Notes: A computed fold for a 75-nucleotide RNA from an Acidimicrobiia bacterium, annotated as transfer RNA. Its Rfam family is "tRNA". The source organism's lineage runs through Bacteria, Bacillati, Actinomycetota and Acidimicrobiia. Model confidence (mean pLDDT): 80 of 100.
RNA sequence: GCCCGGUUAGCUCAGUUGGCAUAGAGCACCUGUCUUGCAAACAGGGGGUCGUUGGUUCGAGUCCAACACUGGGUA
Numbered sequence: 001g002c003c004c005g006g007u008u009a010g011c012u013c014a015g016u017u018g019g020c021a022u023a024g025a026g027c028a029c030c031u032g033u034c035u036u037g038c039a040a041a042c043a044g045g046g047g048g049u050c051g052u053u054g055g056u057u058c059g060a061g062u063c064c065a066a067c068a069c070u071g072g073g074u075a
Stems, first nucleotide, its partner, number of pairs: 001074007010027004019058001029045005051067005
């Protein structure tokens, strides 16, 4: 250089053919109950412009292009 994959919450990941309204789960975090205290348990809560920029479409996390980062392959 070329080819393939990945990028969604602090972390690990879902998101099935583009369409239910405000994008979800587990763990973590915060508050409360409980406890002498901590942990556990239980109840509640906050946190995302879905890598970036464009494009297609009535509508994009999902399709297309370029670029960035990352993993692998290849001479």